[in-house]
Molecule: transfer RNA
Organism: Pseudomonadota bacterium
RNA sequence: GGGGAUGUAGUGUAAUGGUAACACAUUUCUAUGGCAUAGAAAAGAGUAAAGGUUCGAUUCCUUUCUUCUCCA
Numbered sequence: 001g002g003g004g005a006u007g008u009a010g011u012g013u014a015a016u017g018g019u020a021a022c023a024c025a026u027u028u029c030u031a032u033g034g035c036a037u038a039g040a041a042a043a044g045a046g047u048a049a050a051g052g053u054u055c056g057a058u059u060c061c062u063u064u065c066u067u068c069u070c071c072a
Base pairs, nucleotide, nucleotide: 001071002070003069004068005067007065010024011023012022013021018055026042027041028040029039030038031037048064049063050062051061052060
């Protein structure tokens, strides 16, 4: 330099066009004399950035950036 992949909550993963879910972690409550543990509940991200298509975009298209990988 060229090709490919990746980017979503504190962390790890879903969601392939209809307004973002699950687990762990965090906080609160209940059970216990207390801890561990179990159960219930709550808060927390608008999806790397910009633009476009669409009634509607995490999803499709373009450009840029991060990380990984292959070739040279």